[in-house]
RNA sequence: GGGGACAUAGCUCGGUGGUAGAGCGUUCGACCGCAGAUCGAAAGGUCCCUGGUUCGAAUCCAGGUGUCUGUUCA
Numbered sequence: 001g002g003g004g005a006c007a008u009a010g011c012u013c014g015g016u017g018g019u020a021g022a023g024c025g026u027u028c029g030a031c032c033g034c035a036g037a038u039c040g041a042a043a044g045g046u047c048c049c050u051g052g053u054u055c056g057a058a059u060c061c062a063g064g065u066g067u068c069u070g071u072u073c074a
Base pairs, nucleotide, nucleotide: 001073002072003069004068005067006066007065010024011023012022013021018055026042027041028040029039030038048064049063050062051061052060
């Protein structure tokens, strides 16, 4: 250098064509003398970027960017 893998909420991840979820965390409420635990609710994401295909794209295709990979090759 080529090849391969990965990029989704603050963090860790799921979801692989039908319009985005979970756990933890955060905020508010209930409970409690206070806090914690527990319970209820809420906020939070142009799904890395730009195009293409499609009635419809986080998902398929092309290009780009970043990270990882030497028990992938040179």
A computed fold for a 74-nucleotide RNA from Patiria miniata, annotated as transfer RNA.